The RNA shown here (Bacterial large signal recognition particle RNA) has 267 nucleotides.
It matches the Rfam family "Bacterial large signal recognition particle RNA". Its family is annotated with signal recognition particle, plasma membrane targeting and SRP-dependent cotranslational protein targeting to membrane, signal sequence recognition in the Gene Ontology. The family's RNA type in Rfam is non-coding RNA gene.
The coordinates come from a structure-prediction model, not an experiment, and the mean pLDDT is 76.
RNA sequence: CCAUACCAGCCGGGGAAUUAGCGGAGCCCUGUACCUGAAAUCCGCUACAGCAGGGGUUCAUUCCUUUUUUGAGGGCUGAGCUUUUAUGGUCUGUGUCGUAUUCUGCUGUGUUGACGAGUGGGUCUUGCGCAAUCGGAAAUUGUGAAUCGUGUCAGGUGGGGAACCAAGCAGCACUAAGCAGUCAAUCCGGUGUGCCGCGAGGGUGCCUGCUCUGAGCAGGAGAUACGUUCGUCGCAUAGGGGUGACGUUCGAUCUUAAGGUGUAUGG
Numbered sequence: 001c002c003a004u005a006c007c008a009g010c011c012g013g014g015g016a017a018u019u020a021g022c023g024g025a026g027c028c029c030u031g032u033a034c035c036u037g038a039a040a041u042c043c044g045c046u047a048c049a050g051c052a053g054g055g056g057u058u059c060a061u062u063c064c065u066u067u068u069u070u071g072a073g074g075g076c077u078g079a080g081c082u083u084u085u086a087u088g089g090u091c092u093g094u095g096u097c098g099u100a101u102u103c104u105g106c107u108g109u110g111u112u113g114a115c116g117a118g119u120g121g122g123u124c125u126u127g128c129g130c131a132a133u134c135g136g137a138a139a140u141u142g143u144g145a146a147u148c149g150u151g152u153c154a155g156g157u158g159g160g161g162a163a164c165c166a167a168g169c170a171g172c173a174c175u176a177a178g179c180a181g182u183c184a185a186u187c188c189g190g191u192g193u194g195c196c197g198c199g200a201g202g203g204u205g206c207c208u209g210c211u212c213u214g215a216g217c218a219g220g221a222g223a224u225a226c227g228u229u230c231g232u233c234g235c236a237u238a239g240g241g242g243u244g245a246c247g248u249u250c251g252a253u254c255u256u257a258a259g260g261u262g263u264a265u266g267g
Stems, first nucleotide, its partner, number of pairs: 001267006009057003012030004020046005034054004063260004073250004080243009091234001093233001095229001097227004102223003106219004116212008124201006130194002132191006139182005149174004157166003
């Protein structure tokens, strides 16, 4: 140095959590890398750190030590961003309301007289009157009584010798009761009719006449200042949730380099 046989070693690892610590088992990440049993109110070990039993591979680029590259994933911290809850309330940042002999400009009106002052009325309430209107009465016109209104009464009837007389139907005329109408005019009564007359009252608001004075008055909009109000949004304080840079820590996998390495037999 080679061959053969056997053993050491290896047959996954890592993170958080748990633990005096280590491993397993449960969760997560990687990866494919034996079998069986027990094990979360846990199981077993002791710094060389799973236990019990069985199996495979094997001194190597594969095992061990150190080292290099890569960096899944997790832990810690956490700027920033975002969301939500509670509280605050002149925080005058946003909004509402109000005020101003304030400022700005616009509109309407004004020497054909603004604002103001004085005076008198209307609108309003009520009393009286008047008119209107409604109803009734009167008046007037027409109609209007078979018989129980009047007058005149043809015909006919009765009396009479006759003349004539009497009663009296129909008709006609005039009327009573009743019915219908009536331009104007008369009387009585009524009314949420009217603005006509006179009076009393009222006087908040509106309209209007006269007198004095002599230049503004009114409207709404914006700005500013002050005050009020809401607590929506912003703001402040305190808390919860999500995401999460920088940093730090552990770190599988991948990859680089160097070194170490048992026994037996034979050559």

About this RNA: The sequence was found by an Rfam model in a public genome assembly.